This is a predicted structure of a 74-nucleotide RNA (transfer RNA) from a Tepidisphaeraceae bacterium.
[in-house]
This record gives sequence, C1' cells and structure tokens, in this order.
RNA sequence: GGGCGAUUAGCUCAGCUGGCUAGAGCGCAGGUAUCACACACCUGAGGUCACAGGUUCGAGCCCUGUAUCGCCCA
Repeated sequence: GGGCGAUUAGCUCAGCUGGCUAGAGCGCAGGUAUCACACACCUGAGGUCACAGGUUCGAGCCCUGUAUCGCCCA
C1' cells in the first nucleotide's frame, strides 16, 4: 500500500427484504419479601446505533469518505 470483517445501553450481543416508539441477557437503582443478607419476583433509569456526508416520503439497515480494532496479501 491492497483486500475482508467488526463498531448498537456500563459489559456481552440481537435487530429479517429500509417502515410506524431501538431491544435482550448480565450489571445498576428502587420496591416486595427477610431480624438481616443472598436468591426469587416487580418496577425503573441508562442510547449522538463509531464520526461526517449522501440517497429516500422514511436509514441501525443502502451508498461514499474518515477513525479505531482484528485477520489476510504484498
């Protein structure tokens, strides 16, 4: 220098052929219960979907560029 893949909540990851309000588990906070803790159950908070632009009535998803990480080639 070239190719491929990944980037979505604090962590691990779903998200279909573009469609109505962006999700799960764990974690965190509160509650029920307990003498108390843990477990269990209920409720809740937490998001610039890496960044910037473009296409579209509509983008996490499509296109372009950039950044970071991983693998391969030279």

The sequence is in RNAcentral, with records from ENA and Rfam. Rfam family: tRNA. It is annotated as a transfer RNA.